[in-house]
RNA sequence: GUGAGUGUAGCUCAAUGGUCAGAGCGCCUGGCUGUGGCCCAGGAGGCUGUGGGUUCAAUUCCCAUCACUCACCCCA
Numbered sequence: 001g002u003g004a005g006u007g008u009a010g011c012u013c014a015a016u017g018g019u020c021a022g023a024g025c026g027c028c029u030g031g032c033u034g035u036g037g038c039c040c041a042g043g044a045g046g047c048u049g050u051g052g053g054u055u056c057a058a059u060u061c062c063c064a065u066c067a068c069u070c071a072c073c074c075c076a
Base pairs, nucleotide, nucleotide: 001072002071003070004069005068006067007066010025011024012023013022018056027043028042029041030040031039049065050064051063052062053061
């Protein structure tokens, strides 16, 4: 350089056009326990990488861009 893929909560992942984006783990508070763990209840935590476009409506479709991963090509 060419092609493909990924980007959503602290981490791992859902949601393939229609309510104000969810789950597990982790974190915080309370209960339980002599303490801790397990278990139970509740809570915080997201402007969905960025910028545009289409649409009544976009995490979802289109374009550009950034970062990362993989494969291939060229030079050394």